A computed fold for a 512-nucleotide part of an RNA from an uncultured bacterium, annotated as small-subunit ribosomal RNA, 5' domain. The coordinates come from a structure-prediction model, not an experiment, and the mean pLDDT is 82. The full RNA is in RNAcentral, with records from ENA, Greengenes and SILVA.

Context: one part of a larger RNA
């Protein structure tokens, strides 16, 4: 001088846009953050209309009542699909193929999505709901009967796929790979709906795209006061296991591997695109935003799934809080708010699903703390104001004076204006393409009112813009450095005056 997620300390008008636990990955009350689908299926409970035969009461054709056929809305747990592995949040671990870049997979999967091809025949026994009894303080169960499906399970076919088997051809990077052939083995499927067309969903099965696994090569911390490590270690054959390659796992075999080009060890750190600063090389640095990766109370596991070794699933074990009938049980805010603690220090228990996006649905729609917006902090950035003009008796005061004067100073008073922001009244959006606006009666416009509500801070000894007087007396103090102060202090405190920046100004932290 630049910068900051700052913080203090005096001061504070207003808008935009942003931005906000850096400390204890501390314990966390409450509420809400992941559901949805009746156009997959039984069933039950309300309702409205209907069909049939009863009771009541009786104005003898009404009304109420239970119960029955049939349909029509709504609504509920349950079963089935889908999602719940996004999305959002924190950096605690990792010095790793963790991240970056740049290759590679002929060693690899990919729900929804697109394009194309073949199908969807025929049987079957369950089981939840729910009725009945039951056991428990609860939390959760146990038996009985019986019941559907797009839930499950046989049989069938079999475009094509697997796997073994016979040749051909063309290729290549070694292990091969594509393409056609031949034979034998296995192996599928589900329906729903609409006023019709249809649409949707299902199964195999080639290609696409999306996600994602793996491998290398180079690259980015600082300790030799750490020099040697290493037994699944190093490699080989075989096997098993993976979506797949591979000591990933295992018998067996051989003695390998790593290393001063720094191995093992211990500190320390999520990486990166940027971000700051610098003319550039560099150095720092890694909050906001974006990509990656890890975690989700510690620690292990594995189940479901097209993905998971799952934050708001399961199980197991710990510590910690809860509730208990003492037998047994719940619980995990590093999702949004919010609360104790910790700190120098960081916000609303706020509104809306209008937009964007997301999940389900054929849709209508439902859900969405994602995200849209408002609240609250001068944390920083930016842009505006806090008035303009004329105004000399250079007004009174203040202060200095050599007592003549100087100076605050055209500065004020006073005239004449002026409306940005202000206040009042109307009016009144864009964001939404028919209909939908939380923001919001906001921005923005017109009226019409008054200079009216809106300036502090820090500095004046040199470095460094900017002096005097009074007080104090090596005292109280200032101090970034160099230094002031022991009776004339421009250095201390007050005043007046000056500079300087400005809703800020100063100080301390950290970088450069």
């Nucleotide at each position: 001088g630049g910068a900051u997620g700052a913080a203090c300390g005096c001061u504070g008008g207003c808008g935009g846009a942003a931005u906000g636990c850096c400390u204890a990955a501390u314990a966390c009350a409450u509420g809400c953050a992941a559901g949805u689908c009746a156009a997959a299926c039984g069933a039950g409970a309300a309702u409205c209309a209907u069909u049939g035969a009863g009771g009541u009461g009786c104005u003898u054709g009404c009304a109420c009542c239970a119960c029955u056929u049939u349909g029509g809305u709504u609504c509920u747990a349950g079963u089935g699909g889908c999602g719940a592995a996004c999305g959002g949040g924190u950096g605690a671990g990792u010095a790793a193929c963790a991240c970056g870049u740049g290759a590679g997979a002929a060693a690899u999967c990919u729900g929804c999505c697109c394009u194309u091809u073949a199908g969807a025949c025929u049987g079957g026994g369950a089981u939840a709901a729910c009725u009945a009894c039951u056991g428990g303080a609860a939390a959760c169960g146990g038996u009985u009967u019986g019941u559907a499906a797009u839930a499950c399970c046989g049989g069938a076919u079999g475009u094509c796929u697997u796997c073994u088997u016979u040749g051909u051809a063309c290729c290549g990077c070694a292990u091969g790979g594509u393409a056609c052939u031949u034979a034998a083995a296995g192996a599928a499927a589900a329906g729903c709906u609409u006023a019709u067309a249809u649409g949707c969903a299902c199964u195999a099965a080639a290609g696409g795209a999306u996600g994602a696994u793996c491998u290398c090569g180079c690259g980015g911390c600082g300790u030799a006061u750490u020099a040697g490590u290493u037994a699944g270690u190093u490699g080989g054959u075989g096997a098993g296991g993976u979506a797949a390659c591979g000591g990933c796992u295992c018998a067996c075999c051989a003695a390998g591997a790593c290393c001063a080009u720094g191995a093992u060890g211990g500190g320390u750190a999520a990486c990166c695109g940027g971000c700051c600063u610098g003319a550039g090389a560099g150095g720092g640095u890694g909050a906001a935003c974006g990509g990656u990766c890890a975690c989700a109370c510690u620690g292990g596991a594995a189940c479901u799934g097209a993905g998971a070794c799952a934050c708001g699933g399961u199980c197991c074990a710990g510590a910690c809080u809860c509730c208990u009938a003492c037998g047994g049980g719940a619980g995990g805010c590093a999702g949004c708010a919010g609360u104790g603690g910790g700190g120098a220090a960081u916000a609303u228990u706020g509104c809306a699903c209008a937009a964007u996006g997301g999940a389900g649905g054929a849709a209508a729609c439902u859900c969405u703390g994602a995200u849209g917006c408002a609240g609250c902090g001068a944390c920083g950035c930016c842009g505006c104001g806090u008035g303009a003009a004329u105004g000399a008796u250079g007004a009174a005061g203040g202060c200095c004076u050599u007592c003549g004067g100087g100076u605050c100073g055209u500065a004020a008073a006073a005239u004449u204006c002026u409306g940005u922001c202000c206040u009042a009244g109307g009016g009144g959006a864009c964001g939404a393409u028919a209909a939908u606006g939380a923001c919001g009666g906001u921005a923005c416009c017109c009226u019409a009112g008054g200079a009216g509500g809106a300036a502090g801070c820090c500095c004046c000894g040199g470095c460094u813009a900017a002096c005097u007087a009074c007080g104090u007396g090596c005292c109280a103090g200032c101090a970034g450095c160099c230094g002031c102060g022991g009776u004339a202090a421009u250095a201390c405190g007050u005043a007046g005056g000056g500079g300087g920046c400005a809703a800020g100004c100063g100080u301390u932290g950290u970088c450069c």
It matches the Rfam family "Bacterial small subunit ribosomal RNA". Gene Ontology terms of the family: ribosome and structural constituent of ribosome.